Predicted 3D model of a 147-nucleotide RNA (FMN riboswitch aptamer (RFN element)) from Aquiluna sp.
It matches the Rfam family "FMN riboswitch aptamer (RFN element)". Rfam's curators write: The RFN element is a highly conserved domain that is found frequently in the 5'-untranslated regions of prokaryotic mRNAs that encode for flavin mononucleotide (FMN) biosynthesis and transport proteins. This element is a metabolite-dependent riboswitch that directly binds FMN in the absence of proteins. In Bacillus subtilis, the riboswitch most likely controls gene expression by causing premature transcription termination within the 5' untranslated region of the ribDEAHT operon and precluding access to the ribosome-binding site of ypaA mRNA.The FMN riboswitch structure, reported in present an FMN-bound six-stem junction, adopts a butterfly-like scaffold, stapled together by opposingly directed but nearly identically folded peripheral domains.
Model confidence (mean pLDDT): 80 of 100.
The sequence was found by an Rfam model in a public genome assembly.
The organism belongs to Aquiluna, within Bacteria.
RNA sequence: ACAGUUCUUCGGGGUCAGUGAAAUUCUGAACCGGCGGUUAUAGUCCGCGACCCGACUGGGAACUCCGCAGCCAGCGGUUAGACCCCAGGCGGUUGAAUCGGUGAAACUCCGAUACCGACGGUAAAGUCCGGAUGGGAGAAGAACUCG
Repeated sequence: ACAGUUCUUCGGGGUCAGUGAAAUUCUGAACCGGCGGUUAUAGUCCGCGACCCGACUGGGAACUCCGCAGCCAGCGGUUAGACCCCAGGCGGUUGAAUCGGUGAAACUCCGAUACCGACGGUAAAGUCCGGAUGGGAGAAGAACUCG
């Protein structure tokens, strides 16, 4: 230094005005840009993550069901579980850019003009509130182990 295991920390930004009974949602003007990669720096390239959907696997208190024995109580049963809850990996879904310039090289830089932004709530939301003191691509570091 590389590899493996375990652990720790970090890990998303952004608004004003007008109208109105009511809008940070409409209108006007602003503002924002996760992670890895890429001959050269990316919201728009190639992938990943978050949200959502699906079947599957594992687990679950209560409840139901079954058995002891016809009923109640009690005890036992997951080789009973539609629905529900939790976890896991898998699959699906999931937006948007062009022109000119420089250069060996840029859909990434410079110039110009565009475009995009989960779900629930609410006067219609990328910017407010909420799930979320959550999850997370990943980043940094520590300890140990092998050669």